[in-house]
Context: one part of a larger RNA
RNA sequence: GAUGAACGCUAGCGGCAGGCCUAAUACAUGCAAGUCGAACGGGUGGUAGCAAUACCACUAGUGGCGCACGGGUGCGUAACGCGUAACCAACCUGCCCUUGACUGGGGGAUAGCCCGCCGAAAGGCGGAUUAAUACCGCAUAUACCAGCAGCCUGGCAUCAGGUAAUUGGGAAAGAUUUAUUGGUCAAGGAUGGGGUUGCGUGACAUUAGCUAGUUGGCGGGGUAAUGGCCCACCAAGGCGACGAUGUCUAGGGGAGCUGAGAGGCUGAUCCCCCACACUGGCACUGAGAUACGGGCCAGACUCCUACGGGAGGCAGCAGUAGGGAAUAUUGGGCAAUGGGCGAGAGCCUGACCCAGCCAUGCCGCGUGCCGGAUGAAGGCCUUCUGGGUUGUAAACGGCUUUUCUCAGGGAAGAAAACGGGUCUGCGGACCACACUGACGGUACCUGAGGAAUAAGCACCGGCUAACUCCGUGCCAGCAGCCGCGGUAAUACGGAGGGUGCAAGCGUUGUCC
Numbered sequence: 001g002a003u004g005a006a007c008g009c010u011a012g013c014g015g016c017a018g019g020c021c022u023a024a025u026a027c028a029u030g031c032a033a034g035u036c037g038a039a040c041g042g043g044u045g046g047u048a049g050c051a052a053u054a055c056c057a058c059u060a061g062u063g064g065c066g067c068a069c070g071g072g073u074g075c076g077u078a079a080c081g082c083g084u085a086a087c088c089a090a091c092c093u094g095c096c097c098u099u100g101a102c103u104g105g106g107g108g109a110u111a112g113c114c115c116g117c118c119g120a121a122a123g124g125c126g127g128a129u130u131a132a133u134a135c136c137g138c139a140u141a142u143a144c145c146a147g148c149a150g151c152c153u154g155g156c157a158u159c160a161g162g163u164a165a166u167u168g169g170g171a172a173a174g175a176u177u178u179a180u181u182g183g184u185c186a187a188g189g190a191u192g193g194g195g196u197u198g199c200g201u202g203a204c205a206u207u208a209g210c211u212a213g214u215u216g217g218c219g220g221g222g223u224a225a226u227g228g229c230c231c232a233c234c235a236a237g238g239c240g241a242c243g244a245u246g247u248c249u250a251g252g253g254g255a256g257c258u259g260a261g262a263g264g265c266u267g268a269u270c271c272c273c274c275a276c277a278c279u280g281g282c283a284c285u286g287a288g289a290u291a292c293g294g295g296c297c298a299g300a301c302u303c304c305u306a307c308g309g310g311a312g313g314c315a316g317c318a319g320u321a322g323g324g325a326a327u328a329u330u331g332g333g334c335a336a337u338g339g340g341c342g343a344g345a346g347c348c349u350g351a352c353c354c355a356g357c358c359a360u361g362c363c364g365c366g367u368g369c370c371g372g373a374u375g376a377a378g379g380c381c382u383u384c385u386g387g388g389u390u391g392u393a394a395a396c397g398g399c400u401u402u403u404c405u406c407a408g409g410g411a412a413g414a415a416a417a418c419g420g421g422u423c424u425g426c427g428g429a430c431c432a433c434a435c436u437g438a439c440g441g442u443a444c445c446u447g448a449g450g451a452a453u454a455a456g457c458a459c460c461g462g463c464u465a466a467c468u469c470c471g472u473g474c475c476a477g478c479a480g481c482c483g484c485g486g487u488a489a490u491a492c493g494g495a496g497g498g499u500g501c502a503a504g505c506g507u508u509g510u511c512c
Base pairs, nucleotide, nucleotide: 001511002510003509005508006507007506008505009504012365013364014363015362016361017360018358019357020323025321026320027319029318030317031316034065035064036063039062040061042059043058044057045056046055047054048053072276073275074274081201082200083199084198085197086196087195088194091193092192096189097188098187099186100185101184102183103182104138106136107135114127115126116125117124118123144169145168146167150163151162152161153160154159174181175180176179202248203247204246209239210238211237214236215235216234217233219231220230221229251273252272253271254270255266256265257264258263278299279298280297281296282295301312302311303310304309329355331354332353333352337351338349339348340347341346368399369398370397371396378390379389380388381387382386404449405448406447407446408445409444413439420431421430422429423428456501457500458499459498460497461482462481463480467496468495469494470493471492477484478483
């Protein structure tokens, strides 16, 4: 000097930031991921109607998209995990953008609803019936894929691209307000990912040898894709004092602290990457997961039970218990930004934006200013009819009103989307109008009142800035080091005075 700090004493205000470093311990309760009726058949309610029916609202179910983002934590991991530089002629990519082509014609079911049954519940079984952008065939495709031979161009070994004939394979879905939106195939882009490699990235040699899918080859399987990733066979290799193997420790980086630098230390908040989601294992779905608030199995634990059987996972936001020196509200709002769905209106969003608590930190402001000597009283010291000091300090006079209290006014953050109009190369651009604020009657401004509401903490032997008196008497005590204290202690305790910082000041821990 620094700190995610803690402790002691003290405390007026504001702005900005930060706030379980310990038990990845266990969790009551609420909320944290939905949305679309312009995909579908029903149902309920309302309005109109004699009725059929039409329209509107809601939505349990089917279906689509999302739930792989966003949010949390740092257990594991010494590793291609991370950082950096390259490579993939060995790869994938939903939504989005560009381009080309197509969107023809059929079929069978199943939730829901209804009936019956089992069960305490969770839930399940059977029958009958129905729709779709759900599911399954058919047709079409030479832009795609696979196979065979040739030629051309190029390259970095395997090869890549192009050309032309032939064989085989492979798509689709409609909706409505009728000009929009969707669906399928192919090519390209963008974005996001997957894989490989060089170098760098802890401690211990009181860890010296390690290795059988081990190292390589051939063939195959698997994958989006290379590869012992997996398998059969063959060979006997591979790593290691340039530290293999083992043990211990640890998420990595951008960065942060310190330092003249070199370096040392750290990895909170914010950003990027990784890993994890009660513990261990496994796959399914999907463009994407081996999936925090999805599934299955096993285990530990908790809860319900009619004892037959079931339910659960806060390392999301709050909150509780426990642990601890120690770390906050079971708050408001989707107004803004961003995200999901939707044609849109809109719905959802503990992301986020705000508010609450805490001097935890940084920054700013205030606790008044000017005058005022009889140098008042009191305190303390003293060489004591006196003097010194506290001290212009107070009183007293004048002034100001930041702050405070009261009253009045009062924001920015919000202009878009939608709807309307004009233009258009149909992608969009422009114009005018309107709606919308949690914070909040907050910030801020004006007026009135009145010095009014506001100072402490540590230290004073040397280092180190600041000295006397009393008490105590190697006692009580102090102490960072040197050291103080045994009868005049500037070093202990108190007082007066002083010094340093100041809404803080000290102490302790940690790092340089």